The prediction has a mean pLDDT of 76. Predicted 3D model of a 374-nucleotide RNA (Bacterial RNase P class A) from Flavisolibacter sp. Lineage of the source: Bacteria > Pseudomonadati > Chitinophagia > Chitinophagales > Flavisolibacter. The sequence is in RNAcentral, with records from ENA. Rfam family: Bacterial RNase P class A. Rfam's curators write: Ribonuclease P (RNase P) is a ubiquitous endoribonuclease, found in archaea, bacteria and eukarya as well as chloroplasts and mitochondria. Rfam classes the family as a ribozyme. Its family is annotated with ribonuclease P activity, tRNA processing and dimeric ribonuclease P complex in the Gene Ontology.

């Protein structure tokens, strides 16, 4: 210097014309001025604000979380630290140090289940091998030999994993059965360091295969539903009810077993209640707000000061065209340059804090590789 990977930041600009939406001022339908997508507006996965409903208190169930401290309105998020595993490099090298990556990182020593293939056996180890001290049977005068019951994990083999390593003692053969030195685990300590997790040291008990993103156990936490929440106003039409007119007609209703009779109703006009549809207003855009400086802190983050107001639609605006510039790429060209095609991911819908995913090009940093020069 180039290439690749990862992380972070940024993520087309200006002018003109014609429009869209909101606000303000003019003034009444014109004009003027101002604002108008994002880092993810996305997925809707967590956490809150806000709203409605529910709710004495306690328990079970269900769901979620799980090393420690801190940050925060809160979180399953973030910051710092610890531990474990792993990679690289270095050194005085069975170990130590430095740097990076990863981790649902409580419990497998409460219980249950499961562990492919191979293997005798995957957790009450006996296939080969070793022994046969003890017991039984047979042979033998006995010693002893053989067979079986049985003992045994040292050796072999299988496997990702086979019951703490080395050495010695011990034994019939063996075995933490015993001993020495180690390894690992639990636990204890008014020991030391640290707020703590934890580490170091010492004592003590042990040697229990793995798996809890299998059931489960322990500890802690959680009421349910979401802006289509929710509150308010409210046409047209129909209508309870009231008043006036009306009593022609009726197979209508009440009084009644039936007939008569009587009252009401159906009609027209006017007034008009409640619920609530269409529709409208609020929620709803000044906020855990942005920018800059400064202070505290390793940091996440917090404080102070100054300054700014920066989308608010509801079938849903944020656009189209032209020119110039920037940039990528293709073609032509010796070059200068000319011409063409593009400009990532994506688009608000109550609002915030996170997480996750997508992202052309540019910039910065780290790691790896290649080449050249010194």
């Nucleotide at each position: 210097a180039c290439u690749g990977c990862a992380a972070g930041c940024u993520g087309c600009g200006c002018u003109g014309u014609c429009g869209u939406u909101c606000c303000g001022c003019u003034u009444u339908u014109u004009g003027c001025g101002g604002g108008a997508a994002g880092g993810a507006a996305a997925g809707u996965c967590c956490g809150g604000a806000c709203a409605g409903c529910a709710a004495a208190g306690g328990g079970c169930a269900a769901c979620g979380c799980a090393c420690c401290a801190c940050c925060u309105a809160a979180c399953g998020g973030g910051u710092g630290g610890g531990u474990a595993u792993u990679c690289u490099g270095c050194c005085a090298a069975u170990g130590g140090c430095a740097g990076g990556a990863u981790a649902a990182c409580a419990g497998a020593a409460a219980g249950u289940g499961c562990c492919a293939c191979a293997g005798a056996a995957a957790a009450u180890a006996a296939c080969u091998g070793c022994c046969g001290a003890u017991c039984a049977u047979g042979c033998u005068u006995u010693u002893g030999c053989a067979u079986g019951a049985g003992g045994u994990u040292a050796a072999g083999g299988u496997g990702a994993a086979a019951a703490u390593g080395u050495g010695g003692g011990g034994u019939a053969a063996g075995a933490g059965c015993c001993c020495a030195c180690g390894g690992c685990u639990g636990u204890c300590g008014c020991u030391c360091a640290g707020u703590a997790a934890u580490g170091a040291c010492g004592g003590u008990a042990g040697c229990g295969g793995g798996u809890a993103a299998a059931c489960c156990u322990u500890g802690c936490g959680u009421g349910c539903u979401g802006a289509a929440a929710u509150g308010c106003c409210a046409a047209a039409u129909a209508u309870a009810c009231c008043a006036a007119c009306g009593c022609c007609u009726g197979a209508g209703g009440g009084c009644u077993g039936c007939c008569c009779g009587u009252c009401c109703c159906a009609g027209u006009u006017g007034g008009g209640u409640g619920g609530g549809u269409a529709g409208g207003c609020a929620g709803a855009u000044a906020g855990a707000g942005g920018u800059a400086a400064u202070c505290a802190g390793u940091g996440a983050u917090g404080g102070u000061u100054a300054u700014c107001c920066c989308a608010g639609a509801u079938a849903a605006a944020u656009g189209a065209c032209a020119g110039c510039g920037g940039u990528u790429u293709u073609g032509c060209g010796a070059a200068a340059g000319c011409a063409g095609a593009g400009c990532a991911c994506a688009g608000a819908a109550u609002c915030c804090g996170g997480c996750u995913u997508a992202u052309a090009g540019g910039c910065u940093u780290g790691c790896a590789g290649u080449a050249u020069u010194u």